Notes: Transfer RNA from Tetraphis pellucida, 73 nucleotides, folded computationally. A source record names the gene trnR-CCG. It matches the Rfam family "tRNA". Lineage of the source: Eukaryota > Embryophyta > Bryophyta > Tetraphidopsida > Tetraphis. RNAcentral holds the sequence, with entries from ENA.
[in-house]
RNA sequence: GGUUUUGUAGCUCAGCGGAUUAGAGCGCAUGGUUCCGAACCAUGAAGUCAAGGGUUCAAAUCCCUUCCAAACC
Numbered sequence: 001g002g003u004u005u006u007g008u009a010g011c012u013c014a015g016c017g018g019a020u021u022a023g024a025g026c027g028c029a030u031g032g033u034u035c036c037g038a039a040c041c042a043u044g045a046a047g048u049c050a051a052g053g054g055u056u057c058a059a060a061u062c063c064c065u066u067c068c069a070a071a072c073c
Stems, first nucleotide, its partner, number of pairs: 001073005007067001010026004028044005050066005
């Protein structure tokens, strides 16, 4: 340099048949429980869906470019 794959919450990931309010587990915060913790229960916060542009009434999802990472040549 070429081809392919990947990028979504602090972490690991789902969603990629275009319209359902962007979700799960772990973690975090608060409260309950406890002599104190752990575990458990309840509630909550946390996201420019890597960036920019395009198509569309409507894009995390489709198209283009760029960037990051990985594999192969």